[in-house]
RNA sequence: GGACCCGUAGCUCAGCCAGGAUAGAGCGCUGGCCUUCGGAGCCGGAGAUCCGGGGUUCAAAUCCCCGCGGGUCCG
Numbered sequence: 001g002g003a004c005c006c007g008u009a010g011c012u013c014a015g016c017c018a019g020g021a022u023a024g025a026g027c028g029c030u031g032g033c034c035u036u037c038g039g040a041g042c043c044g045g046a047g048a049u050c051c052g053g054g055g056u057u058c059a060a061a062u063c064c065c066c067g068c069g070g071g072u073c074c075g
Stems, first nucleotide, its partner, number of pairs: 001074007010027004020058001029045005051067005
């Protein structure tokens, strides 16, 4: 330098291919119940303007373009 893949909550991921209305899950965090206390269990809650910018569109996490970061391979 080239090709491909990835980037969504504190962490690990789904959703993207085929655009659609409040962006979900598990773990973690947190309030309550229970318990002698804790854990487990049960019922709640907070937390991501989806890596950044631009474009297309009535509408973009999703499609297109340019960047940034990470990984693999090739030279």
Predicted 3D model of a 75-nucleotide RNA (transfer RNA) from Caldisphaera sp. The RNAcentral record of the sequence draws on ENA. Lineage of the source: Archaea > Thermoproteati > Thermoproteota > Acidilobales > Caldisphaera. Its Rfam family is "tRNA". The family's RNA type in Rfam is transfer RNA. Model confidence (mean pLDDT): 81 of 100.